[in-house]
Molecule: glmS glucosamine-6-phosphate activated ribozyme aptamer
Organism: Clostridiales bacterium
RNA sequence: GAGCGUGAGAAAGCGCCAGGGCUGACGGUACAAGCACCGCGAGAGCGGUGGUCAGCCGACGAGGUGAGAGUCUAUCGAAGUAUUCGGCGGAUGGCUCUCCGGCUCGACCGGAGUCGUGACGUCACCGGCAAAUCCCGCGGGCGAUCGCGGGGACAACACGGUGGCGGUCCGGUAUC
Numbered sequence: 001g002a003g004c005g006u007g008a009g010a011a012a013g014c015g016c017c018a019g020g021g022c023u024g025a026c027g028g029u030a031c032a033a034g035c036a037c038c039g040c041g042a043g044a045g046c047g048g049u050g051g052u053c054a055g056c057c058g059a060c061g062a063g064g065u066g067a068g069a070g071u072c073u074a075u076c077g078a079a080g081u082a083u084u085c086g087g088c089g090g091a092u093g094g095c096u097c098u099c100c101g102g103c104u105c106g107a108c109c110g111g112a113g114u115c116g117u118g119a120c121g122u123c124a125c126c127g128g129c130a131a132a133u134c135c136c137g138c139g140g141g142c143g144a145u146c147g148c149g150g151g152g153a154c155a156a157c158a159c160g161g162u163g164g165c166g167g168u169c170c171g172g173u174a175u176c
Base pairs, nucleotide, nucleotide: 014089015088016087017086019085020057021056022055023054024053025052026051035050036049037048038047039046040045060077061076062075066099067098068097069096070095071094072093100116101115102114103113104112107173108172109171110170111169120166121165122164123163124162125161126160127159134151135150136149137148138147139146140145
């Protein structure tokens, strides 16, 4: 480097686990009484700390990508008072630059501004959609815990509507 075989994998609020939290086990045919130490107990044994091995947990959905580079602890709420702790990787986020594209002067070209194919921004009000949590069950596992079904709710951003404010420009060319 090639071929063959085996296993894993199809995810993008996603994956992972070395810290941490949690669970289970610990003798092996003997000269043995069952990992070590401490405490309790008449004893079987129980508890604590530690060790080894094997495991479990480690974020609930909504929304989200024009192309490239750089950079930054990458949007929104829900639950909860907590390990949704701590960390690693990834990433559709923000910002800057370049390119592409839409919109803004009736058209075209150049520029400027603004945005990203749903292609002006912002503020206020109204509308506006979820899952987990919760309740009732089923299943796997000794267990930590995991998976599934049913029921009833509740967001914010986005988005839609109304209103206010800002923007809706500069130069050139040709035709009607």